[in-house]
RNA sequence: UUGAGGAACUGGGCAAUCGCGGGUCGCGAGAUCCGAGGAAAGUCCGAACUCCAUAGAGCGGGAUGCUGGCUAACGGCCAGUGGGGGUGACCUCAAGGAAAGUGCCACAGAAACAAACCGCCUGGCGAAAUACGUGCCGGGUAAGGGUGAAAUGGUGAGGUAAGAGCUCACCGGCAGCCGGGUGACCGGGUGGCCGGGUAAACCCCAUCCGGAGCAAGGCCAAGCAGAGGGGGCAGCGUUGUGCUCUGCACGAUGCUGGCAGAUGGCUCGUCUGUAAACUCUCGGGUUGGCUGCUUGAGGCGGCGGGUAACUGUCGUCCUAGAUAGAUGAUUGCCCCAUUGGGUGUCGAGAGGCAGCCAGUGGACAGAAUUCGGCUUAUACGUUCCUCAACUUC
Numbered sequence: 001u002u003g004a005g006g007a008a009c010u011g012g013g014c015a016a017u018c019g020c021g022g023g024u025c026g027c028g029a030g031a032u033c034c035g036a037g038g039a040a041a042g043u044c045c046g047a048a049c050u051c052c053a054u055a056g057a058g059c060g061g062g063a064u065g066c067u068g069g070c071u072a073a074c075g076g077c078c079a080g081u082g083g084g085g086g087u088g089a090c091c092u093c094a095a096g097g098a099a100a101g102u103g104c105c106a107c108a109g110a111a112a113c114a115a116a117c118c119g120c121c122u123g124g125c126g127a128a129a130u131a132c133g134u135g136c137c138g139g140g141u142a143a144g145g146g147u148g149a150a151a152u153g154g155u156g157a158g159g160u161a162a163g164a165g166c167u168c169a170c171c172g173g174c175a176g177c178c179g180g181g182u183g184a185c186c187g188g189g190u191g192g193c194c195g196g197g198u199a200a201a202c203c204c205c206a207u208c209c210g211g212a213g214c215a216a217g218g219c220c221a222a223g224c225a226g227a228g229g230g231g232g233c234a235g236c237g238u239u240g241u242g243c244u245c246u247g248c249a250c251g252a253u254g255c256u257g258g259c260a261g262a263u264g265g266c267u268c269g270u271c272u273g274u275a276a277a278c279u280c281u282c283g284g285g286u287u288g289g290c291u292g293c294u295u296g297a298g299g300c301g302g303c304g305g306g307u308a309a310c311u312g313u314c315g316u317c318c319u320a321g322a323u324a325g326a327u328g329a330u331u332g333c334c335c336c337a338u339u340g341g342g343u344g345u346c347g348a349g350a351g352g353c354a355g356c357c358a359g360u361g362g363a364c365a366g367a368a369u370u371c372g373g374c375u376u377a378u379a380c381g382u383u384c385c386u387c388a389a390c391u392u393c
Base pairs, nucleotide, nucleotide: 001389002388003387004386005385006384007383008382009381012334013333014332015331016330017329018328020035021034022033023032024031025030037364041375042374044373045372046371047370048369049213050212051211052210056268057267058266059265061209062208063207064206065205066080067079068078069077070076081095082093083092084091085090096204097203101202102201103198104197105196117145118144119141120140121139122138123137124136125135126134153171154170155169156168157167158166172194173193174191175190177188178187179186180185217291218290219289220288226282227281228280229279230278233257234256235255236254237253238252239251240250241249242248243247258274259273260272261271262270263269298317299316300315301314302313303312304311305310335362336361337360338359339358340357341356343354344353345352346351
């Protein structure tokens, strides 16, 4: 210099005028202060907070899935391990289990789970005098061919009738052993132990999970009209009253069972009701105010711990709360980018640099209970670190 990799930042500035929402002061007029984001977005995870007539157990269901750490928590983050990609900086991975079981593996192929189609070797018999070769009946063989994404570890040597981990060397896997590491795992050595793939197929294992959500919830005010249907209990005990008194009726209460409802799947359990809960249909009223509400796992800075995520302590700051939803508009100057014109300067030229005038553009987007994350969108730009190649000293 060129081309790359990673991390972070900015998100136009100032002024004037008009306007909008909120706080404080003021009788009022008004004054003064504050007023969107890095994603406020998607609403995908995790929590705080609030409510729930039981939030309990089992089954079912869902989520997650290498290790260690961080955190209020997480499916997040940090640091590692292993696989894959890259010359490299670095990027990337749903990365538990396939010898628990079941399923599936298109086409092709003899065969896709336990394999003989071709080939190779060989025994017997036959045709012929022998051999080669060949036919029939059998046996061995996964070395070679062929099919396939995948064919029963790979390459080579020995070995063999031909072959084969049958034996050996190296490589890969698996299982013990030794050493290192908190661990994932790594290194060494031993044993021929050599089992197809697929779990974003069922499944198994481990961990976690009650539900609903600020339209939660609380308070106040105002208003209204209910009607119809479904639902329509038994037994036993105690006790009271009445009567026509060994009994019956009515009422209260307890237990057991049934029925209905709640526990948003099922069962049990628990709770509630038993003439009301509940439910269905039609109809009536309201669409207001206050609160929750913004000070919070808060921001910034110093020091300390930690590789880091994060955390301890001290200091300092207060920074939107609207409710159909405020946070805006116009003008001027400046900034950045770009286009055109013209000027100066350097240069042989191409062109470079500086400044002037005019035009155009300055993104994505927008709070609604609050936090921690993730994901997605984002114009013109800026900074830092690193890698590779080339050149110069």